[in-house]
RNA sequence: GGAUAAUAUAGCUCAAUCGGUAGAGCAACUGUAUGUGGCACAGUAGGUUCUCUGUUCAAUUCAGAGUAUUGUCC
Numbered sequence: 001g002g003a004u005a006a007u008a009u010a011g012c013u014c015a016a017u018c019g020g021u022a023g024a025g026c027a028a029c030u031g032u033a034u035g036u037g038g039c040a041c042a043g044u045a046g047g048u049u050c051u052c053u054g055u056u057c058a059a060u061u062c063a064g065a066g067u068a069u070u071g072u073c074c
Base pairs, nucleotide, nucleotide: 001074002073003072004071005070006069007068008067011026012025013024014023020057028044029043030042031041032040050066051065052064053063054062
């Protein structure tokens, strides 16, 4: 460099499986508690679902193209 497969969703790790309002844990912040901090408990906030286009009343989900990463083969 070529072929092929998989992956891309919150700050991080990951769900969402018939196409129908996108969630969890950790982290962050606030409160309770404590002499202070940590632990614990309760709560809050945080998203252009990699990009573009298409199908559809409706797309994380389906189709096409592209980008990045990883694996295999040449």

Transfer RNA from Sordaria macrospora k-hell, 74 nucleotides, folded computationally. The same sequence occurs in records of 2 taxa. It matches the Rfam family "tRNA". The RNAcentral record of the sequence draws on ENA. The prediction has a mean pLDDT of 82.